Description
Bacterial small signal recognition particle RNA from a Planctomycetaceae bacterium, 97 nucleotides, folded computationally. Its Rfam family is "Bacterial small signal recognition particle RNA". Gene Ontology terms of the family: SRP-dependent cotranslational protein targeting to membrane, signal sequence recognition and signal recognition particle, plasma membrane targeting. The family is grouped with related families in Rfam's "SRP clan". It is annotated as a non-coding RNA gene. Rfam describes the family as follows. The signal recognition particle (SRP) is a universally conserved ribonucleoprotein involved in the co-translational targeting of proteins to membranes. The prediction has a mean pLDDT of 79.
[in-house]
RNA sequence: GGCCGGGCCCGAGGGACGGGCGUCCCGUGAACCUGGUCAGGGCUUGACGGCAGCAGCCAUAAGCGAAGGCGUUCGGGCCUUCGGCAACCUGGCCGUC
Numbered sequence: 001g002g003c004c005g006g007g008c009c010c011g012a013g014g015g016a017c018g019g020g021c022g023u024c025c026c027g028u029g030a031a032c033c034u035g036g037u038c039a040g041g042g043c044u045u046g047a048c049g050g051c052a053g054c055a056g057c058c059a060u061a062a063g064c065g066a067a068g069g070c071g072u073u074c075g076g077g078c079c080u081u082c083g084g085c086a087a088c089c090u091g092g093c094c095g096u097c
Stems, first nucleotide, its partner, number of pairs: 001094007009084007017075008026065003034059004042051003
């Protein structure tokens, strides 16, 4: 000096990991302005019954909450695959001084 390989650097695909958002599942959740059932009591009826309906109970709305599933998005970070100049670092081979 030449050739080849690797690293650094850039780009793209994929994956894991972490965060955000949405959703599924579960739970909780309304004195009254949700529903159902409505003790007691109230009104009504000659009576049988009827009416509205508080508490309670049940089911839920908005909201809130734990892990997980799914979707989506983010990542000067990690891994893998492919592609890519110059320059720098590094290893091997050859040649020259």